This is a predicted structure of an 84-nucleotide RNA (Glycine riboswitch aptamer). It was read from a public genome assembly, where an Rfam model found it. It matches the Rfam family "Glycine riboswitch aptamer". Rfam links the family to the GO term glycine biosynthetic process.
[in-house]
């Protein structure tokens, strides 16, 4: 003391699904329905074991006009790990 890699933070993109019903008075109930917050299972694989593992699988949760939230990319910063 840079390159990479994680952590966090901004700013940009960012899918699906009823703007249904029905009672009410701003909340509950019903019934179709979506998955890409979270959460559960597991497959390849990893791993002597135990476990770990997805944009798969389930739909508790969350969602099904816009809002708003949103895996995931992108690019910036922190100066905070890690690495060399």
């Nucleotide at each position: 003391g840079a390159a990479g890699c994680c952590a966090u933070c901004a700013c940009a993109g960012g899918a699906g699904a009823g703007g249904c019903c029905g009672c009410a008075u701003c909340u509950c109930g019903g019934c179709g329905c979506c998955g890409a917050a979270g959460g559960a299972g597991c497959a390849a694989c990893c791993c002597c074991c135990c476990g770990g593992a997805a944009c798969c699988u389930c739909u508790c949760a969350g969602g099904c006009a816009a809002a708003a939230g949103g895996a995931c990319u992108g690019u910036g910063a922190u100066c905070g790990g890690c690495g060399c």